[in-house]
RNA sequence: UUGGUGGAGCGUGAUGGUCGCGAUCCGUCGUAACAGACGGGUCGAGGAAAGUCCGAGCUCCGUAGGGCAGAUUGCCAGGUAACGCCUGGGCGCCGGAAGGCGACGGACAGGGCCACAGAAAACAAACCGCCCGGAAACGGGUAAGGGUGAAACGGCGGGGUAAGAGCCCACCGCGCGACUGGUAACAGUCGUGGCACGGUAACCCCCAAUCGGAGCAAGGCCAAAUAGGCGGCGAGGUUCGGCCCGAACCACUCGAGCCGCGGGUAGGCUGCUCCAGGCGGCAGGCGACUGUCGUCGUAGACAGAUGACCAUCCGCCUGCUUACGCGGGCGAACAGAACUCGGCUUACGGCUCCACCGACUCU
Numbered sequence: 001u002u003g004g005u006g007g008a009g010c011g012u013g014a015u016g017g018u019c020g021c022g023a024u025c026c027g028u029c030g031u032a033a034c035a036g037a038c039g040g041g042u043c044g045a046g047g048a049a050a051g052u053c054c055g056a057g058c059u060c061c062g063u064a065g066g067g068c069a070g071a072u073u074g075c076c077a078g079g080u081a082a083c084g085c086c087u088g089g090g091c092g093c094c095g096g097a098a099g100g101c102g103a104c105g106g107a108c109a110g111g112g113c114c115a116c117a118g119a120a121a122a123c124a125a126a127c128c129g130c131c132c133g134g135a136a137a138c139g140g141g142u143a144a145g146g147g148u149g150a151a152a153c154g155g156c157g158g159g160g161u162a163a164g165a166g167c168c169c170a171c172c173g174c175g176c177g178a179c180u181g182g183u184a185a186c187a188g189u190c191g192u193g194g195c196a197c198g199g200u201a202a203c204c205c206c207c208a209a210u211c212g213g214a215g216c217a218a219g220g221c222c223a224a225a226u227a228g229g230c231g232g233c234g235a236g237g238u239u240c241g242g243c244c245c246g247a248a249c250c251a252c253u254c255g256a257g258c259c260g261c262g263g264g265u266a267g268g269c270u271g272c273u274c275c276a277g278g279c280g281g282c283a284g285g286c287g288a289c290u291g292u293c294g295u296c297g298u299a300g301a302c303a304g305a306u307g308a309c310c311a312u313c314c315g316c317c318u319g320c321u322u323a324c325g326c327g328g329g330c331g332a333a334c335a336g337a338a339c340u341c342g343g344c345u346u347a348c349g350g351c352u353c354c355a356c357c358g359a360c361u362c363u
Stems, first nucleotide, its partner, number of pairs: 001359010013313007021044009046334001050345002053343005058215004070211005075089005090104001091102004105206002110204002112200003127146002129142005154172002157169003173195001174193008219270004229261005236250005277296008314331007
């Protein structure tokens, strides 16, 4: 200089001002008290607020105990409130490396499936070959070699044989056992067996572990009008009208009307935002993380606020100019809280920083 790998941070460029919107506090006016009006102060979206995919807090319902069914998870150890998350490790695969990816228990408990091609796809079988016999047809032996396939009944070399074959032997692989290292997953060494019964469990299944349900529209409190319910009083009540008379209507024990009680609806209040909280120091740990000390206070709407404009500066692009300088444009993407946390996943224009692995060049 250049190519790559992993990670961290930022994210309508910054500052100021004006207007607008939401929340809250103070003051004044106002009200019986609220409400409301005005003025001022403070605060006001995200790294994903998203998908609602996991795990929790919180709330209500259910629940003696156990089992069946169902769902989820699936190498080991640790972290955590918990997890399907994170960290470290093991194993397998990919990469030259930094590094990346992995549903990574079980295929002698059982069932199912394995397209096409191929003789044959799980139990052995023999298409071309090879060997023996035979004149040939054909019969017998064989599984080295060829061919098909994603996969062909251990691989490779030697011995052996008519040709061959774990038939025998060495090495590799595989199974079993012991020992060593490791908390463990696992690895290594030695011995031994006979190469026996391929794959698929993100097919059923088996094994192990975990799991009650619904969700802030949860839930709690206050509580109109109308209708209906219960209890009490009860013979009158309502309309027309200034009043009386009068008229009409509804009632008179199957009760008009009045009073009270309770349930529920509208509506209001609460839950509501302070917390497994953020930042910093120190200590422990490889790390996830933990402990301790200090410090900070940071949206709470309910049809749902968070926007617009101006000025100056900054960055980038660009026009004129010899230059100084002057002018113009842009500052974008994904997206937008709604009970709250911890994760995962997905979307995203761009900027900054750190660590590591290579290649080339120079000293």
Molecule: Bacterial RNase P class A
Organism: Gemmatimonadota bacterium